This is a predicted structure of a 325-nucleotide part of an RNA (large-subunit ribosomal RNA, domain IV) from an activated sludge metagenome.
Context: one part of a larger RNA
RNA sequence: CCCUUGUUAAGGAACUCGGCAAAAUAGCGGCCGUAACUUCGGGAGAAGGCCCGCCUAGAGUUAAUUCUUUAGGCCACAGCAAAAGAGUCCAAGCAACUGUUUACCAAAAACACAGGUCUCUGCUAAAGCGAAAGCUGAUGUAUAGGGACUGACGCCUGCCCAGUGCUGGAAGGUUAACAGGAGAUGUGAUUUAGCAUCGAAUCGAAGCCCCAGUGAACGGCGGCCCUAACUAUAAGGGUCCUAAGGUAGCGAAAUUCCUUGUCUGGUAAGUUCAGACCCGCACGAAUGGCGUAAUGAUUUGGACACUGUCUCAACAAGGGACUCG
Numbered sequence: 001c002c003c004u005u006g007u008u009a010a011g012g013a014a015c016u017c018g019g020c021a022a023a024a025u026a027g028c029g030g031c032c033g034u035a036a037c038u039u040c041g042g043g044a045g046a047a048g049g050c051c052c053g054c055c056u057a058g059a060g061u062u063a064a065u066u067c068u069u070u071a072g073g074c075c076a077c078a079g080c081a082a083a084a085g086a087g088u089c090c091a092a093g094c095a096a097c098u099g100u101u102u103a104c105c106a107a108a109a110a111c112a113c114a115g116g117u118c119u120c121u122g123c124u125a126a127a128g129c130g131a132a133a134g135c136u137g138a139u140g141u142a143u144a145g146g147g148a149c150u151g152a153c154g155c156c157u158g159c160c161c162a163g164u165g166c167u168g169g170a171a172g173g174u175u176a177a178c179a180g181g182a183g184a185u186g187u188g189a190u191u192u193a194g195c196a197u198c199g200a201a202u203c204g205a206a207g208c209c210c211c212a213g214u215g216a217a218c219g220g221c222g223g224c225c226c227u228a229a230c231u232a233u234a235a236g237g238g239u240c241c242u243a244a245g246g247u248a249g250c251g252a253a254a255u256u257c258c259u260u261g262u263c264u265g266g267u268a269a270g271u272u273c274a275g276a277c278c279c280g281c282a283c284g285a286a287u288g289g290c291g292u293a294a295u296g297a298u299u300u301g302g303a304c305a306c307u308g309u310c311u312c313a314a315c316a317a318g319g320g321a322c323u324c325g
Base pairs, nucleotide, nucleotide: 001320002319003318004317005316006315007314008313010311011310014309019306027052029051030050031049032048037042039152053074054073055072056071057070058069059068060067075079087304088303089302090301091300092299093298094296095295099111100110115150116149117148118147119146120145121144127136128135129134153291154290155289156288158221159220160219163218164217165214166213167212168211169210172209173208174207179202183198184197185196186195187194222240223239224238225237226236249283250280261277262276263275264274265273
């Protein structure tokens, strides 16, 4: 000097990205007491407070000097006498929850989930594996099975079918093979017949074009100008474009560039945090929107308790390093 521990005056987070680490809390003991909120189950061991050993006597009680209670007494620094054994509270984000995951840098807000919706499938089902046989689906039968999205629960889920997709339609257009055969060429010494080759019109399914429907299908959801008797603002008006111009709710947000936006709160002081505002660069409704009790080795901010995290370091123990053998 390093590692692992122990203790520490005064202060008590001033440390630090951040209370990381450590300390503190602690009883399958009794009694009292326990808030907001809530899906009425919870929250909750909430929080917070008091008591706890031994001896004697009485009363009740017991299988029991067993337990309860009353009145006295005794000892200690200390009576859950040791060890082991929750820190707590407030506010917000996300995800309902228990669960699952990157074996060996990520445990989460990611995945799953019950629930919701759409869609396919009538059974030799759809779907899937397999050149096939065959098998799964399923010894199931639409309250079933497959696929896709969403993700408890509560309140809800707006407008657009122009493009793409899907479903339905069939009048017309286009159209393959087949059919068809105008005609042409070769051969037939010439001309026919014949044979061979090529071959226009016409006919011709699905598909595509076309016509409808469809958004919990892929997706999308405007611009400019003017206007009220202070000012400001614009309920309103005009105009252009569009398939339609973003509804409810939320909003500097896990989304806000400008930005440490502005105001309020908390602090002596707050780029973080909470509550508002709305000027949403670039929220928005099952790529779900907004809430939400409970839950979380989750993320963020604050408080109490507590402490060597720190002011600022010191001492001690053990093990190394080091020296000698």
The full RNA is in RNAcentral, with records from SILVA.